[in-house]
């Protein structure tokens, strides 16, 4: 160089053939319980790697880029 393949929350990870407000767990933070803590229960905060495109809609498709991974020379 060329070809495939992932990137979603502080961390793990779902999202079917494009189609509901992107969903859960674990981390923080609030509360509730308790003499105080721990566990438990309730509740909040928080993501689609970056540009573009195509679509009445885009994580999800096409393109380009950055950045990991495998393969080939």
């Nucleotide at each position: 160089g060329c070809a495939c393949u992932g990137a979603u929350a502080g961390c793990u990870u779902a999202a079917c053939u494009g189609g509901a407000u992107a969903g859960a767990g674990c981390a923080u933070c609030c509360g509730a319980c308790u003499a105080c803590g721990a566990a438990u229960c309730g509740g909040a905060c928080g993501a689609u790697a970056g540009g573009g495109g195509u679509u009445c809609a885009a994580g999800u498709c096409c393109u380009c880029u950055u950045c990991g991974g495998u393969g080939c020379a």